[in-house]
Molecule: transfer RNA
Organism: Rectinemataceae bacterium
RNA sequence: GGCGAGGUAGCUCAGUUGGCAGAGCAAGCGGCUCAUAUCCGCUGGGUCGUGGGUUCAAUCCCCUCCCUCGCUA
Numbered sequence: 001g002g003c004g005a006g007g008u009a010g011c012u013c014a015g016u017u018g019g020c021a022g023a024g025c026a027a028g029c030g031g032c033u034c035a036u037a038u039c040c041g042c043u044g045g046g047u048c049g050u051g052g053g054u055u056c057a058a059u060c061c062c063c064u065c066c067c068u069c070g071c072u073a
Base pairs, nucleotide, nucleotide: 001072002071003070004069005068006067007066010025011024012023013022019056027043028042029041030040031039049065051063052062053061
């Protein structure tokens, strides 16, 4: 340099033939307990990698760029 996979909550990851962004773990609070843990309940937390385009509407479709990983010369 070429090809491919990926980038979504603090972490691991879902999501959609375009229509209100989610789960588990973690964190905080409460319940239980003499207390801690376990367990149960609740709550907060996201410019969906960047910038543009299409569209009434984009995490999703198109283009550019950045980053990570793999293969290859």